Description:
RNAcentral holds the sequence, with entries from ENA, Rfam and Ribocentre. The RNA shown here (FMN riboswitch aptamer (RFN element)) has 132 nucleotides and comes from Oenococcus oeni. The same sequence occurs in records of 2 taxa. Taxonomically the source falls in Oenococcus (Bacteria, Bacillati, Bacilli, Lactobacillaceae).

RNA sequence: UAAAUUCUUCGGGGCAGGGUGUGAUUCCCAACCGACGGUAACAACAUUUUGUUGAAGUCCGUGACCCGCGCAAGCGGUUGACCCAGUGAAACUCUGGGACCGACAGUAUAGUCUGGAUGGGAGAAGAAAUAG
Numbered sequence: 001u002a003a004a005u006u007c008u009u010c011g012g013g014g015c016a017g018g019g020u021g022u023g024a025u026u027c028c029c030a031a032c033c034g035a036c037g038g039u040a041a042c043a044a045c046a047u048u049u050u051g052u053u054g055a056a057g058u059c060c061g062u063g064a065c066c067c068g069c070g071c072a073a074g075c076g077g078u079u080g081a082c083c084c085a086g087u088g089a090a091a092c093u094c095u096g097g098g099a100c101c102g103a104c105a106g107u108a109u110a111g112u113c114u115g116g117a118u119g120g121g122a123g124a125a126g127a128a129a130u131a132g
Base pairs, nucleotide, nucleotide: 001131002130005128006127007126008125009124010123017029018028019027031112032111033102034101035062036061037060038059042054043053044052045051046050057100058099066077067076068075069074082098083097084096085095086094104115105114106113
């Protein structure tokens, strides 16, 4: 330095305050949250070319859940939501504004409570051994 292999560890956040009601963190007013990889004109730092790091819930993909098949391993399928204005050569990513979305089971109707789950997992980091 290199591709493949094996192992280890890590790997999801959130109803403040109020109203109605016998009963609701489930309804109403209001509040809060944003998994993983990619892209990125922004930001920070370093700098010789330039480089490194961070940056999208709604763009491109992935994962969980769910459905079907299978003894199983697994395979296949399904799977949410964004506009307007500005700048510019270029923005679905920047700036400003206003919106919208969120598996299943339980329960007074749940993105936020409880449960399957001390589970699974996209993936991240590290190590070993091998070869040059």